[in-house]
Context: one part of a larger RNA
Molecule: small-subunit ribosomal RNA, 5' domain
Organism: uncultured bacterium
RNA sequence: GGACGAACGCUGGCGGCGUGCCUAACACAUGCAAGUCGAACGGAACUUUUUUCGGAUGAGACUUCGGUUGAUGAAGAAAAAGUUUAGUGGCGGACGGGUGAGUAACGCGUGAGCAACCUGCCUUACAGAGGGGGACAACAGUUGGAAACGACUGCUAAUACCGCAUAACGUAGCGAGAGGGCAUCCUUUUGCUAUCAAAGAUUUUAUCGCUGUAAGAUGGGCUCGCGUAUGAUUAGAUAGUUGGUGAGGUAACGGCUCACCAAGUCGACGAUCAUUAGCCGGACUGAGAGGUUGAACGGCCACAUUGGGACUGAGAUACGGCCCAGACUCCUACGGGAGGCAGCAGUGGGGAAUAUUGCGCAAUGGGGGCAACCCUGACGCAGCAACGCCGCGUGAAGGAUGAAGGUCUUCGGAUUGUAAACUUCUUUUAUUAAGGACGAAGAAGUGACGGUACUUAAUGAAUAAGCCACGGCUAACUACGUGCCAGCAGCCGCGGUAAUACGUAGGUGGCAAGCGUUGUCC
Numbered sequence: 001g002g003a004c005g006a007a008c009g010c011u012g013g014c015g016g017c018g019u020g021c022c023u024a025a026c027a028c029a030u031g032c033a034a035g036u037c038g039a040a041c042g043g044a045a046c047u048u049u050u051u052u053c054g055g056a057u058g059a060g061a062c063u064u065c066g067g068u069u070g071a072u073g074a075a076g077a078a079a080a081a082g083u084u085u086a087g088u089g090g091c092g093g094a095c096g097g098g099u100g101a102g103u104a105a106c107g108c109g110u111g112a113g114c115a116a117c118c119u120g121c122c123u124u125a126c127a128g129a130g131g132g133g134g135a136c137a138a139c140a141g142u143u144g145g146a147a148a149c150g151a152c153u154g155c156u157a158a159u160a161c162c163g164c165a166u167a168a169c170g171u172a173g174c175g176a177g178a179g180g181g182c183a184u185c186c187u188u189u190u191g192c193u194a195u196c197a198a199a200g201a202u203u204u205u206a207u208c209g210c211u212g213u214a215a216g217a218u219g220g221g222c223u224c225g226c227g228u229a230u231g232a233u234u235a236g237a238u239a240g241u242u243g244g245u246g247a248g249g250u251a252a253c254g255g256c257u258c259a260c261c262a263a264g265u266c267g268a269c270g271a272u273c274a275u276u277a278g279c280c281g282g283a284c285u286g287a288g289a290g291g292u293u294g295a296a297c298g299g300c301c302a303c304a305u306u307g308g309g310a311c312u313g314a315g316a317u318a319c320g321g322c323c324c325a326g327a328c329u330c331c332u333a334c335g336g337g338a339g340g341c342a343g344c345a346g347u348g349g350g351g352a353a354u355a356u357u358g359c360g361c362a363a364u365g366g367g368g369g370c371a372a373c374c375c376u377g378a379c380g381c382a383g384c385a386a387c388g389c390c391g392c393g394u395g396a397a398g399g400a401u402g403a404a405g406g407u408c409u410u411c412g413g414a415u416u417g418u419a420a421a422c423u424u425c426u427u428u429u430a431u432u433a434a435g436g437a438c439g440a441a442g443a444a445g446u447g448a449c450g451g452u453a454c455u456u457a458a459u460g461a462a463u464a465a466g467c468c469a470c471g472g473c474u475a476a477c478u479a480c481g482u483g484c485c486a487g488c489a490g491c492c493g494c495g496g497u498a499a500u501a502c503g504u505a506g507g508u509g510g511c512a513a514g515c516g517u518u519g520u521c522c
Base pairs, nucleotide, nucleotide: 001522002521003520004519006518007517008516009515010514013392014391015390016389017388018387019385020384021350026348027347028346030345031344032343035091036090037089040088041087043085044084045083046082047081048080050079051078052077053076060069061068062067098303099302100301107228108227109226110225111224112223113222114221117220118219122216123215124214125213126212127211128210130164132162133161139154140153141152142151143150144149170195171194172193173192174191175190176189177188178187179186180185200208201207229275230274231273236266237265238264241263242262243261244260245259246258247257248256278300279299280298281297282293283292284291285290305326306325307324308323309322328339329338330337331336356382358381359380360379364378365376366375367374368373395425396424397423398422405416406415407414408413430459431458432457433456434455435454439449466511467510468509469508470507471492472491473490477506478505479504480503481502487494488493
């Protein structure tokens, strides 16, 4: 000198774009952050209209006053249509969002490999969807419990569940050829045997689905070469340890696991142990080499109160799923239950220190749905903070009698100083008024931001300057006060009676909505 997720002191006009718990991965009140589909299904509730029943009521008429007839047509039942939806079912809750505790590791980066693998939704191609069955919720009844939540009996639907049929280019086994390679082997043609599928919905006419196989795309899994902090005041470490055979397991290779056998394997080219740490693209600095760093944005990894476990599923060993154990908090009728902000806001605490319990799904994107649409604290915006970068302003021109005041003075004057006053202008900004967007795609409709940006007009210099320094380094000096005191200080050093070094004032210098200090890196 540069840089910063900065903090502190003094000061503070505006706009644009960014950034904002670096500390306690401390504890969390409250609200929201993952739903959706009635075009999979049976119900339930409500509404409407019509039809078919139903018949309460009873205008009127007749009357022998006993009654008869009877327009009207209530409650209720059935059918149809519509709306809503607890439950069954499907898809999604494995994405998106957060944090960096752990991890010195195939975790990450880079380059290869899988002849050892999986892949829902999507795309392409070829085939197919025949015929049956039994349940369980909801519901009804009974019942336990303070609650959370159950138990029993009975009824029922499906794109829920289960057999059967069909069966290949699938899978498995046994054969027969051909070609290739990278060791195990791979590809391909063909024969036989065994075995495995399916679901319907709907404006009634097209569509959306369903099953099998092959291929693609996307996303993942595994293996390897190289690189990846410090310490030897850590020198030996290791028994599933190293290898083999066989088996199990996995989508898949493998001590991944197990039985048996062998005794190996790693290590001064630093094993093991200890400490520290998420890694990278990048960022800062530097002429570069390098050094430091990993906030924001992007990629990967790990974690979700602590530890363990599996289930479901194409995918999790699952932040807002389940089970167990621990700590903590809350409810309780003391028998038992409930919870997990390292999502967005917000609270307490810690700290030098870090924001609103805001608006909207209008855009972009995501989930569900044929769609309409619903959900979305992702996201788009607004609010707060000079925290950073950039831009603008706080007026311009003229103006000597060099006014007054201040300061200094050798008392002559000098300086503040064209500075002010004053004159003539301008209106960025400010305020007021009027108009008023782009962002909306696709003919129309649809904008949170927002009556915002912007434009025009009016008013009037009007609303807007500080901070630090002035001994040398280092640009900028005098007076007074103080008297080794009070104090200053980055280094050298100032201060003990004329201090350009302390304090104040005037002046000057530097930067400027900032300035200075502290901390860290180069």